[in-house]
């Protein structure tokens, strides 16, 4: 000093004039106002409601291991494979020796399938046996690989020296694995193909509820209410089904009117509505995600839908250089019950780093 690898951060500032919403005052003013993604609506929750939120089975969803969290398909850390010269990054990472499938062209022949050139024997235009070492085609060829032996030419056929799948002692490690050493074996690849295994899985949402709870007493469950479908095509009537969340067992009761007691700020222009698994410091514990203690802060609640608009000076970029002036430019994008996460989108800034590699100097 040049490339690059992680990591965290900002993304316009300051003043003055107007203007809009909350709350507190009524003093005419004080405080406070859209994000790292609010986005996507992909997961996981609070929370709300519901005659089954119990068990089973469907349905869906996840898959190394230990940790972390309310809980994830999320984060940490590590272990296995792949990529990179390297920091370092990716991983849909349980099972092909339960079963069924698929491997495209090419090629002779792709699970039990082959002989196109070749090689060897016998007869010789030709063919016939035999072979899969050696060439061709591919991702991959009798499914495991060099080297000797052997043989007519070959082949684990034998042999010796690796390799691959599964077993196992011992040695380390919470564990997934790892190293040595042993035994068996020939089962190509693929489960982001169906499929087996092991865990989870009640359904619907803030358009969710909330204008009423509890008993009691007729009465209906063939109402009411809902769903279908037919005429119609705004309504609305007709027929069929139906007790409660796909199905089954259990379990549970719903409707309508009457009474009788509890309770009743407000009346959908309202509450739900923002004090939170919540933020900021500091400190202790972990290798870390994170957990504990301490003290401090309250920081949008809007409903047709605020959170602005102009002027001024600053600050980055670019022209752009040797420095400048003047000029233009300043990305992504807007809460809507909330909270943790992922994933996408960002023009321009900045800070780090006990990290990589080159180069060059001392």
């Nucleotide at each position: 000093c040049u490339a690059g690898a992680c990591u965290g951060u900002u993304g316009g500032c300051u003043g003055g004039u107007c203007g809009c919403c909350u709350g507190c005052a009524u003093g005419c003013g004080c405080a406070g106002g859209a994000g790292g993604a609010a986005a996507g609506u992909c997961c996981g929750g609070g929370c709300a409601g519901c005659a089954u939120a119990g068990g089973g089975a469907a349905u869906g969803g996840u898959a190394g291991u230990u940790g972390c969290u309310a809980a994830c398909g999320g984060c940490a850390a590590c272990c296995g494979g792949g990529a990179g010269u390297g920091a370092u990054c990716c991983u849909a990472g349980g099972g092909a020796a339960a079963g069924u499938g698929c491997c495209a062209c090419a090629g002779a022949a792709a699970c039990a399938a082959a002989a196109c050139c070749g090689c060897c024997a016998c007869a010789u235009a030709u063919g016939u046996g035999g072979u899969a070492a050696g060439g061709g085609u591919g991702a991959a060829a009798c499914g495991a690989g060099u080297g000797g032996g052997g043989u007519a030419a070959a082949a684990g056929c034998c042999c010796a020296c690796a390799g691959c799948u599964c077993c196992u002692u011992a040695u380390g490690g919470u564990g997934a694995c790892a190293u040595c050493g042993g035994g068996a074996g020939a089962a190509g690849g693929u489960a982001a193909a169906c499929c087996c295994u092991a865990c989870c899985u009640g359904c619907u949402g803030c358009a969710a509820g909330g204008a009423g709870g509890c008993g009691u007493a007729u009465c209906c469950u063939u109402a009411a209410g809902c769903g279908a479908a037919u005429u119609c095509c705004u309504a609305a009537a007709u027929u069929c089904g139906u007790g409660g969340u796909u199905c089954c067992c259990g379990c549970c009761a719903g409707g309508u009117u009457g009474c009788g007691u509890c309770a009743u700020a407000a009346a959908a222009a309202c509450c739900g509505c923002u004090u939170g698994a919540c933020c900021u410091u500091a400190u202790u514990g972990g290798c870390g995600a994170c957990a504990g203690u301490a003290a401090g802060g309250c920081u949008a609640g809007a409903u047709a839908g605020a959170u602005g608009a102009u002027c001024a000076g600053c600050a980055g970029a670019a022209c752009a250089u040797a420095a400048a002036a003047c000029u233009u430019c300043u990305a992504c994008a807007g809460a809507a019950c909330c909270c943790g996460g992922c994933u996408u989108a960002c023009a321009g800034g900045c800070a780090g780093u006990a990290c990589u590699a080159g180069c060059a100097u001392a």
Predicted 3D model of a 362-nucleotide RNA (Bacterial RNase P class A). Rfam family: Bacterial RNase P class A. Rfam describes the family as follows. Ribonuclease P (RNase P) is a ubiquitous endoribonuclease, found in archaea, bacteria and eukarya as well as chloroplasts and mitochondria. Rfam links the family to the GO terms ribonuclease P activity, tRNA processing and dimeric ribonuclease P complex. By type it is a ribozyme. Its mean pLDDT, the model's own confidence on a scale to 100, is 76. It was read from a public genome assembly, where an Rfam model found it.